[in-house]
Context: one part of a larger RNA
RNA sequence: GGCGUUUGGUGGAUGCCUUGGCAGCAAGAGGCGAUGAAGGACGUGAUACCCUGCGAUAAGCUCUGGGGAGCCGGGAAUAGGCUUUGAUCCAGAGAUCUCCGAAUGGGGCAACCCACCUGAUACUCGGUUAUUGUUCACCUCUGGUGAUCGAUAAUCGUGUAAACCAGGUACUUUGAGGCUGAAUACAUAGGCUUCAAAGAGCGAACCCGGGGAACUGAAACAUCUAAGUACCCGGAGGAAAGGAAAGUAACAACUACUCCCCUAGUAGUGGCGAGCGAACGGGGACCAGCCGAGCCUUGAGAGUGAGAAGAACACGAUGGAAAGCGUGGCCAUAGCGGGUGACAGCCCCGUAUUCGAAGCUCGAUGGGACGUAUCAAGUAGGGCGGGACACGUGAAAUCCUGUCUGAAGAUCGGAGGACCACCUUCGAAGGCUAAGUACUCCUUGCUGACCGAUAGCGAACCAGUACCGUGAGGGAAAGGUGAAAAGCACCCCGACGAGGGGAGUGAAACAGUACCUGAAACCGAACGCCU
Numbered sequence: 001g002g003c004g005u006u007u008g009g010u011g012g013a014u015g016c017c018u019u020g021g022c023a024g025c026a027a028g029a030g031g032c033g034a035u036g037a038a039g040g041a042c043g044u045g046a047u048a049c050c051c052u053g054c055g056a057u058a059a060g061c062u063c064u065g066g067g068g069a070g071c072c073g074g075g076a077a078u079a080g081g082c083u084u085u086g087a088u089c090c091a092g093a094g095a096u097c098u099c100c101g102a103a104u105g106g107g108g109c110a111a112c113c114c115a116c117c118u119g120a121u122a123c124u125c126g127g128u129u130a131u132u133g134u135u136c137a138c139c140u141c142u143g144g145u146g147a148u149c150g151a152u153a154a155u156c157g158u159g160u161a162a163a164c165c166a167g168g169u170a171c172u173u174u175g176a177g178g179c180u181g182a183a184u185a186c187a188u189a190g191g192c193u194u195c196a197a198a199g200a201g202c203g204a205a206c207c208c209g210g211g212g213a214a215c216u217g218a219a220a221c222a223u224c225u226a227a228g229u230a231c232c233c234g235g236a237g238g239a240a241a242g243g244a245a246a247g248u249a250a251c252a253a254c255u256a257c258u259c260c261c262c263u264a265g266u267a268g269u270g271g272c273g274a275g276c277g278a279a280c281g282g283g284g285a286c287c288a289g290c291c292g293a294g295c296c297u298u299g300a301g302a303g304u305g306a307g308a309a310g311a312a313c314a315c316g317a318u319g320g321a322a323a324g325c326g327u328g329g330c331c332a333u334a335g336c337g338g339g340u341g342a343c344a345g346c347c348c349c350g351u352a353u354u355c356g357a358a359g360c361u362c363g364a365u366g367g368g369a370c371g372u373a374u375c376a377a378g379u380a381g382g383g384c385g386g387g388a389c390a391c392g393u394g395a396a397a398u399c400c401u402g403u404c405u406g407a408a409g410a411u412c413g414g415a416g417g418a419c420c421a422c423c424u425u426c427g428a429a430g431g432c433u434a435a436g437u438a439c440u441c442c443u444u445g446c447u448g449a450c451c452g453a454u455a456g457c458g459a460a461c462c463a464g465u466a467c468c469g470u471g472a473g474g475g476a477a478a479g480g481u482g483a484a485a486a487g488c489a490c491c492c493c494g495a496c497g498a499g500g501g502g503a504g505u506g507a508a509a510c511a512g513u514a515c516c517u518g519a520a521a522c523c524g525a526a527c528g529c530c531u
Base pairs, nucleotide, nucleotide: 001530002529003528004527005526006525007524008523009522015516016480017479020451021450022448023447024446025445026444027443028442029440030439031202032201039100040099041098042055043054044053046078049075050074051073061094062093063092064091065090066089070082071081072080105114106113107112115169116168117167118166119165121161122160123159125157126156127155128154129153130152131151132150133149135147136146137145138144139143171199172198173197174196175195176194177193178192179191180190206237207235208234209233210232211231217224221271247254248253258285259284260283261282262281268276269275289432290431291430295368296367297366301362302361303360304359307355308354309353313328314327315326316325329346330345331335337349338348339347381405382404383403384402385401386400387399388398391417412427413426414425415424416423467474468473487515490502491501492500493499
């Protein structure tokens, strides 16, 4: 040095576990905000820090209801307290709520700086009233009336005020006033101002509208496609949009709109390439019509809901521990689930079932008040240029309109895919409308041939953290002692270390906080053999 056997170190795979995720289902909710949001800064405890809660009334204040013995949130203890005169805790309502932030008095490098007005407060002057004192006059003289000058108090007003405190002071729109005021005489427009109300910002997707790509495909590429997609902007609601025929059809008729299945990859469209791609009709979901559908009030009942009641088991052996095993019982409208020292219907929390305050939500019924319109012209149509329709200008109807034009008047007008006639059908140029449909930032309950710590959300753990980047932005790693800390008193070696050896706890310490199991790579030691 090699091989083998044994035994260790290192390392953290594997197994088991789950506080966390993922995907659904059924309900709820679908907004919050100038009464100052979302999100933050700074504070706040007996206690240095972090998280959570809260806001100078600061881990909290008040009330109502529940509840009934412990409590003072967590990391995490100690001191000191609270509580059957009912605390902590739970539900609801209210109060407080620094500063920034739409941030809105002005400014600003967010959490800071600087103001003004009014009030409160203090002082001053004055008035009124009350009480009381001083001086004087008069009278009906133990007293009363009136006046002068003071004091105190209450109240009203003027003026002043360094600091502190409270309220107000942005902009725009609308409404109602007031003052002004052109061309232009009256006026009007406009300007200024007072009051009131509203708006502003945030929020995951869904929705409507205004703008609107390219990569890509066409095996290149230009029409075309991707796609009216991504993205930007505006707006709204719990849904939005659409919607009661100037419809669809075809000689028979249907009867608003929306959504789904078929019709159908059909008819079409298309450098007739790549591709794009209907409708009629049928079957379903839901149904509602109208001229503000509602408004005010009543509140049967229902839901939610802190919560309340809630059945039934013992013994023996094993074991550290019994719920497992054995024996004998019991309950069940409850054998869902979780916990308890191994696997529990009957030990605990619960579960079935029954009940449930306030607040909130829905809401039957009854009553009341209001309203009940109108027939649409620079329109329809036409020319030119575009766009939308499955339809790329085509034979191109239909819809929208930048521009130029421009009717009729129900004896009328539009449409039925150029156009004309007949026929049929409808009534544009005003408006509203539930349900069926789309979505889930969020709440509750339940479910899983979903994951089980390199998985599952990026995040099971103080994670959008640490860290990186000027910034936009990027973005981790990291779970497990034990049933219970019983977390090793005391002794020894050592530096009053680190670490270890005893002792003790424990079922176990090769479970010692570098802690369940503890693979392999890698590094040793002992022994045997070979060289």
Predicted 3D model of a 531-nucleotide part of an RNA (large-subunit ribosomal RNA, domain I) from Citreimonas salinaria.
It was read from a public genome assembly.
Taxonomically the source falls in Citreimonas (Bacteria, Pseudomonadati, Pseudomonadota, Roseobacteraceae).
Its Rfam family is "Bacterial large subunit ribosomal RNA". Rfam links the family to the GO terms structural constituent of ribosome and ribosome.